[in-house]
Molecule: transfer RNA
Organism: Clostridia bacterium
RNA sequence: GUGCCUGUAGCUCAGCCCGGAUAGAGCGUAGGACUCCGACUCCUAAGGCCGCGGGUUCAACUCCCGCCAGGCACA
Repeated sequence: GUGCCUGUAGCUCAGCCCGGAUAGAGCGUAGGACUCCGACUCCUAAGGCCGCGGGUUCAACUCCCGCCAGGCACA
């Protein structure tokens, strides 16, 4: 340099292919229940505007273009 893959909550990921109404899970965190106290278990809550910018569309995490970061292959 060329091609491909990945980027979504503090962490690990689903959702994207085939656009649709308030974007989900586990772990973690906070509060509560339980306990003499703690752990375990159970309940509740907070936490994202989906890597950045633009385009298409009534409507974009999802499609298109550019850029950035990481990984793999080839040179």